[in-house]
């Protein structure tokens, strides 16, 4: 400098279920793992979804794709 095939100490945590917040989509904070080499973070383009009757300089998903940006291990030139 370069890869994510393979592994998973150590890390997050889907579905559910419980409180709390939101009209909602969903969000937090605890159980709890079906995954995850970015399942850190960013709503840039795409897309799914909400509220509204439509506009919409409202939103809501980063664990749908794409970009972006930064870093753990491992591992192979």
């Nucleotide at each position: 400098a370069g890869g994510g095939a393979a592994a998973a100490a150590g890390c997050c945590a889907a579905a559910c279920c419980a409180g709390c917040c939101g009209c909602g989509a969903g969000g937090c904070u605890g159980g709890g793992a079906c995954g995850g080499a970015a399942a850190a973070c960013c709503a840039a383009g795409g897309g799914u979804c909400u509220c509204a009757a439509a506009a919409g300089a409202a939103g809501a998903c980063a664990g749908c794709c794409u970009g972006g940006c930064u870093a753990c291990a491992c591992u192979c030139c």
The prediction has a mean pLDDT of 79. The RNA shown here (c-di-GMP-I-GGC riboswitch aptamer) has 77 nucleotides and comes from a Gammaproteobacteria bacterium. The source organism's lineage runs through Bacteria, Pseudomonadati, Pseudomonadota and Gammaproteobacteria.